[in-house]
RNA sequence: GCAAGAAUUGCCACACCCGUCGAGAGGCGGGGCCGGAAAGCCACGGUUCUUAAAAAUAACAAGAAAGCCGGGUUGCUAGAU
Numbered sequence: 001g002c003a004a005g006a007a008u009u010g011c012c013a014c015a016c017c018c019g020u021c022g023a024g025a026g027g028c029g030g031g032g033c034c035g036g037a038a039a040g041c042c043a044c045g046g047u048u049c050u051u052a053a054a055a056a057u058a059a060c061a062a063g064a065a066a067g068c069c070g071g072g073u074u075g076c077u078a079g080a081u
Stems, first nucleotide, its partner, number of pairs: 004077002011036002016031006034067001040073003044070003047065005
C1' cells in the first nucleotide's frame, strides 16, 4: 500500500415521542437506541416514494430517500493473509 473486518476504547442513530420547516414525500433540533464496520460524504445509474401552485399544454416535469441496491470518494486498524 492492497486486501480484509475484530469492536476493548470510541463513532453513528431504526422505529417512536416532542418542537420546527415543507403542498407533500421528507428535512432539521432534542430525547430515544433497532441496528451498522463506513449507517461518513456524493443524486452518477437503477429502484421506491411525493405532487402544491398554475392549468390550454408541460409526470418526456420538479422534488424526496445515501439506514433500498450498485457506483465514486474519504476515514479507522484488533487478529490473520
Record summary: c-di-GMP-I-GGC riboswitch aptamer from Methylomonas methanica, 81 nucleotides, folded computationally. Rfam family: c-di-GMP-I-GGC riboswitch aptamer. Gene Ontology term of the family: cyclic-di-GMP binding. Clan: c-di-GMP_I riboswitch clan. The sequence was found by an Rfam model in a public genome assembly. NCBI's taxonomy places the organism under Bacteria, Pseudomonadati, Pseudomonadota, Methylococcales, Methylomonas.